[in-house]
RNA sequence: CACUUAUCUAGAGCGGCUGAGGGACGGGCCCUAUGACGCCGCGGCAACCAGCGCACAGCGCGCCAGGUGCCAAUGCCCGACCGAUGAGGA
Repeated sequence: CACUUAUCUAGAGCGGCUGAGGGACGGGCCCUAUGACGCCGCGGCAACCAGCGCACAGCGCGCCAGGUGCCAAUGCCCGACCGAUGAGGA
């Protein structure tokens, strides 16, 4: 990152640094100097992949937490040839 596929109304925050933007995009609505966004530390949520066990034609069930992911608002709402994440994949 072309493409494929699954999921996206559940769940989970404190501290430090910084200092004005942020919620992808358009419109709305909202968060934010009572410190946003970002980075770091620690903590947590979840269970896609891996691992382990059971079952099996196949889809599956459970345990675990190693690799990701996530921790304002239903993916904040509406829209779109939309986006994000996981797993494949050239």
This is a predicted structure of a 90-nucleotide RNA (SAM riboswitch aptamer (S box leader)) from an Actinomycetes bacterium. The model forms 96% of the base pairs in the Rfam consensus.